The part of an RNA shown here (small-subunit ribosomal RNA, 3' major domain) has 464 nucleotides and comes from an uncultured bacterium. The coordinates come from a structure-prediction model, not an experiment, and the mean pLDDT is 85.

Context: one part of a larger RNA
RNA sequence: UGACGGGGGCCCGCACAAGCAGCGGAGCGUGUGGUUUAAUUCGAGGCUACGCGAAGAACCUUACCCAGGUUUGACAUGCAGGUAGUAGGGAAGUGAAAGCGGACCGAUCCUUCGGGAAGCCUGUACAGGUGAUGCAUGGCUGUCGUCAGCUCGUGCCGUGAGGUGUUUGGUUAAGUCCAGUAACGAGCGCAACCCUUAGGGUCAGUUAUAUGUGUCUGGCCCGACUGCCGGUCUUAAGCCGGAGGAAGGUGGGGAUGACGUCAAGUCAGCAUGUCCUUUAUAUCUGGGGCUACACACACGCUACAAUGGGUAAUACAAUGGGUCGCCAACCCGCGAGGGGGAGCCAAUCCUACAAAAUUACCCUCAGUUCAGAUCGCAGGCUGCAACUCGCCUGCGUGAAGUCGGAGUUGCUAGUAAACGCAGGACAGCUAUACUGCGUUGAAUACGUUCCCGGGCCUUGCACA
Repeated sequence: UGACGGGGGCCCGCACAAGCAGCGGAGCGUGUGGUUUAAUUCGAGGCUACGCGAAGAACCUUACCCAGGUUUGACAUGCAGGUAGUAGGGAAGUGAAAGCGGACCGAUCCUUCGGGAAGCCUGUACAGGUGAUGCAUGGCUGUCGUCAGCUCGUGCCGUGAGGUGUUUGGUUAAGUCCAGUAACGAGCGCAACCCUUAGGGUCAGUUAUAUGUGUCUGGCCCGACUGCCGGUCUUAAGCCGGAGGAAGGUGGGGAUGACGUCAAGUCAGCAUGUCCUUUAUAUCUGGGGCUACACACACGCUACAAUGGGUAAUACAAUGGGUCGCCAACCCGCGAGGGGGAGCCAAUCCUACAAAAUUACCCUCAGUUCAGAUCGCAGGCUGCAACUCGCCUGCGUGAAGUCGGAGUUGCUAGUAAACGCAGGACAGCUAUACUGCGUUGAAUACGUUCCCGGGCCUUGCACA
């Protein structure tokens, strides 16, 4: 000087408290461990791994296993030699396919007509490696933490390590600002500048609107600054209350992540040193596996019902996506779906009926008209192909479950909770995931004693 303390003081944070909804019990989904396996590819491991890499494992992907092939190779460049019925296409046959095979067909460009180029073959240098090392690395990322800190120049103090500044008194979300001060200034952070949302003006509008118009969209501008008033404070910074205002004290949300920490993560995204491999740790193909299943954990979905379930009627969104696409009207089918073909490269057409809600009726507290797992049969769709291993529909079947121990999670307002809708990757989909969107819409916060994490000052110290 730091780090540390079940030392002290001050302060903050859904940290506790006050509340609301959960998880932990059940069934199922997904991930992980374990076990099993020929293989169950690999990575991630307290917070900061475990619906994570994976925004989509039937084949492919695919890295794993078994089997069958190839060896200058699936891919690149150089050198040497060769090459017209040659390169290339490719029938029969063989095979699970890849491959082997080769009937038959059959080439390109330049030219000084010697040849050259491309392609192919042979040989040789080499290719290849999701093989190892993230403790050799770059780049990128997580975390402390959007916490308020981390430093420098000159000066001053100290023999020196170093200190001061950055401490003190107030104040702030903030090392934010003020006052004081052997310090005076400065930099990276904070804030502001950026995007979006909430109000208004103006200009322009088609695809909105029957028209008028301007919901809406785009451009520009205004508006919020403690600016005004009162109180309080040190004539300070500020704080409290009020007015006006669409909005009030950072208005709400986002982007933005200082010096550094964890030899944190990633050699499997990419790049890359070194090592290893080279008829194999490379590469092609068929099949299997990554989907196993006594079990354990993590994150979710659905429920256990009457604030509900069912039937009928009826109402109101927003974000998005669409030509290898979205697919209307209409017809067939109980339905998944099939036919059909209009429109749309989209403010025009389609996706597209939002659902909870509301109204009426039935159910009357039951393992039920709750719940839907599991299983049987019959169908539909995608795709070369749904056995391992897809999704959906109809009929039947109708398991556990009656609100969950110790413990534990999220959330302070258009938030939690509830409700549906859309998108990405994608042929299809195991999505209950993720990323967004709107609809309905709460309760509570006395406070900082305690738990957890963090910041500043101080003290102790046998640690560095």